SAM riboswitch aptamer (S box leader) from Arthrobacter mobilis, 103 nucleotides, folded computationally. It was read from a public genome assembly, where an Rfam model found it. Lineage of the source: Bacteria > Bacillati > Actinomycetota > Micrococcaceae > Arthrobacter.
RNA sequence: UAACCAUCCCGAGCGGCCGAGAGACCUGGAUCGACGACGCCGCAGCAACCCUCCGGACGGAGCCUUCCGUCUGGAACGGUGCUACUGCCAGGACCGAUGGAGA
Repeated sequence: UAACCAUCCCGAGCGGCCGAGAGACCUGGAUCGACGACGCCGCAGCAACCCUCCGGACGGAGCCUUCCGUCUGGAACGGUGCUACUGCCAGGACCGAUGGAGA
């Protein structure tokens, strides 16, 4: 970078720095923002996509209690992610974001 799969109405904020716009893009609307937003850094937290660990169901291999796959419950050390508003809402488009497994 392009294609594939899953998810996107649940949940979770304080401090420091900065200084004007901000939530991906377009149009419209509603919102946040000098009582300092957005962003960056630190810490804390949420969650359970991946890893790891403990179980359950089913199937397969192996052949004597071992391994593998799918689905599922739990834990949360590690890799990501996330912590205003349903991806803020409606319409639009080669839509976007995050994770996974590959190229």